[in-house]
């Protein structure tokens, strides 16, 4: 310094441009993605509508956004 672990900002951590993954990110849990604020992107429930090889997929709308702990 740049790129990465949903997006911005701090943080924690990786990685080195023919790159965007991970055993890392404190351990465990959760479908819920490393953490905190905000967001409401993915994740899940219910609703309509398509469309299938009838198991299932895609669009739109709604709700709700892992927990407690160090």
């Nucleotide at each position: 310094c740049g790129u990465c672990g949903u997006c911005u900002g701090a943080g924690c951590g990786a990685c080195g441009u023919u790159u965007a993954a991970a055993u890392a990110g404190a351990a465990c849990u959760u479908a819920a993605g490393c953490u905190c604020a905000g967001a409401g992107c993915g994740u899940u429930c219910c609703c309509c509508a398509c469309u299938c090889u009838a198991g299932g997929g895609u669009g739109g709308g709604g709700a709700g956004g892992u927990g407690g702990c160090g």